Large-subunit ribosomal RNA, domain I from candidate division MSBL1 archaeon SCGC-AAA382K21, 541 nucleotides, folded computationally.
Lineage of the source: Archaea > Methanobacteriati > Methanobacteriota > candidate division MSBL1.
It matches the Rfam family "Archaeal large subunit ribosomal RNA".
The full RNA is in RNAcentral, with records from ENA and SILVA.
The coordinates come from a structure-prediction model, not an experiment, and the mean pLDDT is 81.
[in-house]
Context: one part of a larger RNA
RNA sequence: CAUCUAGUGGAUGGUUCGGCUCGGGCGCCGACGAAGGUCAUGGCAAGCUGUGAUAAGCCUGGGCGAGGUGCAUGCAGCCCUUGAACCCAGGAUUGCCUAAUGGGACAUCCUGUCAUGGUAAACCCAUGGUGUUCGCGGCAGCGAACGGGAACCCCGCGAAUUGAAACAUCUUAGUAACGGGAGGAAGAGAAAGCAAGUGCGAUGCCCUUAGUAACGGCGAGCGAAAGGGGUAUAGGGCAAACCGAACCUGGUCGAGAAAUUGACUGGGAAUGUGGUGUUGCAGGACUCGAUCGCCACCUCCUCGAUGAAACCGAAGUCCACUGGAACGUGGCGCCAAAGAGGGUGAAAGCCCUGUAGGUGCAAAUUGAAAGGUGUAGGAUUGAGUAUCCUGAGUACCGUGCCUCGGAUAUGGCGCGGAAAGCUGGGAGAAACAACUCCCAACCCUAAACACGUCCCGAGACCGAUAGCGAACGCAGUACCGUGAGGGAAAACUGAAAAGUAUCUCGAAAGGGAGAUGAAAAGAGCCUGAAACUAGAUGGUG
Numbered sequence: 001c002a003u004c005u006a007g008u009g010g011a012u013g014g015u016u017c018g019g020c021u022c023g024g025g026c027g028c029c030g031a032c033g034a035a036g037g038u039c040a041u042g043g044c045a046a047g048c049u050g051u052g053a054u055a056a057g058c059c060u061g062g063g064c065g066a067g068g069u070g071c072a073u074g075c076a077g078c079c080c081u082u083g084a085a086c087c088c089a090g091g092a093u094u095g096c097c098u099a100a101u102g103g104g105a106c107a108u109c110c111u112g113u114c115a116u117g118g119u120a121a122a123c124c125c126a127u128g129g130u131g132u133u134c135g136c137g138g139c140a141g142c143g144a145a146c147g148g149g150a151a152c153c154c155c156g157c158g159a160a161u162u163g164a165a166a167c168a169u170c171u172u173a174g175u176a177a178c179g180g181g182a183g184g185a186a187g188a189g190a191a192a193g194c195a196a197g198u199g200c201g202a203u204g205c206c207c208u209u210a211g212u213a214a215c216g217g218c219g220a221g222c223g224a225a226a227g228g229g230g231u232a233u234a235g236g237g238c239a240a241a242c243c244g245a246a247c248c249u250g251g252u253c254g255a256g257a258a259a260u261u262g263a264c265u266g267g268g269a270a271u272g273u274g275g276u277g278u279u280g281c282a283g284g285a286c287u288c289g290a291u292c293g294c295c296a297c298c299u300c301c302u303c304g305a306u307g308a309a310a311c312c313g314a315a316g317u318c319c320a321c322u323g324g325a326a327c328g329u330g331g332c333g334c335c336a337a338a339g340a341g342g343g344u345g346a347a348a349g350c351c352c353u354g355u356a357g358g359u360g361c362a363a364a365u366u367g368a369a370a371g372g373u374g375u376a377g378g379a380u381u382g383a384g385u386a387u388c389c390u391g392a393g394u395a396c397c398g399u400g401c402c403u404c405g406g407a408u409a410u411g412g413c414g415c416g417g418a419a420a421g422c423u424g425g426g427a428g429a430a431a432c433a434a435c436u437c438c439c440a441a442c443c444c445u446a447a448a449c450a451c452g453u454c455c456c457g458a459g460a461c462c463g464a465u466a467g468c469g470a471a472c473g474c475a476g477u478a479c480c481g482u483g484a485g486g487g488a489a490a491a492c493u494g495a496a497a498a499g500u501a502u503c504u505c506g507a508a509a510g511g512g513a514g515a516u517g518a519a520a521a522g523a524g525c526c527u528g529a530a531a532c533u534a535g536a537u538g539g540u541g
Base pairs, nucleotide, nucleotide: 001538002537003536004535005534006533007532013526014492015491018462019461020459021458022457023456024455025454026452027451028148029147036097037096038095039052040051041050043075044074047071048070058091059090060089061088062087063086067079068078069077102111103110104109112130113129114128115127116126117125118124131146132145133144134143135142136141152183153181154180155179156178163170167217193200194199204231205230206229207228208227215221235444236443237442238391242275243274246273247268248267249266250265251264252263253262254261255260280422282390283389284388285387286384287383288382289381290380291379292378295374296373297372298371299370302368303367304366305365306364310359311358312357316332317348318331319330320329321328333350334349335339341353342352343351396417397416398415399414400413401412402411424439425438426437427436428435479486480485499525502513503512504511505510
């Protein structure tokens, strides 16, 4: 050096109770004490899981049908066809800390007070009350809120690194961070809007318009809208004029299944409850008429729909061969609204589980019918136009700042000025005129769209250095850091433990026989590469 035999090592191949992504569903919890912890809880019990002094559980209803006593394969005891375990639904119990709420505290501890009970009293024990803010109050009290939630949403506040090849306007960016708030979505929303036509007709979202118009040390950069095409569609209520208590509501006692309703007694309400009324082709009040025949709510009973665990569900385990084993090969059959998938000792439509297709119905939700209840009005429309009403420190103007694509012509805020009132007012990117469109200064509003803590399904996604950081006897763990925080490694015997009886050497570990098995695959055990180590043989110096 080569070859071989072993060792070490854990690549490769195969596998997958895990991930990732997409689609669908679903979406709040909490003083009736949450989320999250801590401490307990088993016959033996350290961890995980479950549970809460009723503590791996208690009760009721349903399902299932022979075993069960979680992971967890041991011993012991016990439960179970008088139906256990398990699964689904509903209920009971639910220590202590924590918004934490009687007070305090170094969270999971300490300690008051009042009432009631335990023996009449004291002590002691048990149970219940005792928080703050706001609202109401008859000053006894009653009610609401508080905290949490992965991302999504709205509001407030609001950087810098960076880019501009420096830097200050600008940009990063109204981003990050911080604070407040709401919901299953949030926000927006029924024109004082767009347009410039033969006009359109709430809002949001998607595609486009378009990297266009515009802004910009006109640098870097930034950057719409109308219109068009889609999705989904839905419109309503006040204030006022006029009427003037005709109204609403707590408690108690009645009726009813409920909606609702009667009585009594309080409270609210003339600083206006209730009726009416709500718009621009002006409308309404007001005055005088006409037409139609409806609207809302409830569910004892009836009939459906959705709906839990679950149930039914076709057809070979026929012959021969190989094999440890048939699901393989050859032969002969069968089912199919089912030849998706998985399992079974190799590769199974017909073995098991399923699949196609059906069934089932508790709670709950929902529809219809029918009945009941409420309102005594409601809807539409004509004529009249004398009178009244139609949102004020508002519209608008000046000025300064922020913001915007918004340029003098976006939106907002501070300061100063300040209207009209239907013969009125606003807008149409300076202003004026004409023309056109609309009616501010009050409120509500489903769907279409955002997100994914969570559930289900799928995949020309990954397959253990990949895929979530985490597939695992235990991961946000071990470990590191004073702390904020950082943060791993780690899957595989076999069909079945059949996990090596027995003999033997040895103190044991371990070895030799032998046995199991298809095979030692013999426990960090599938496969078992390379580096590296040892030995043997051969070659060469």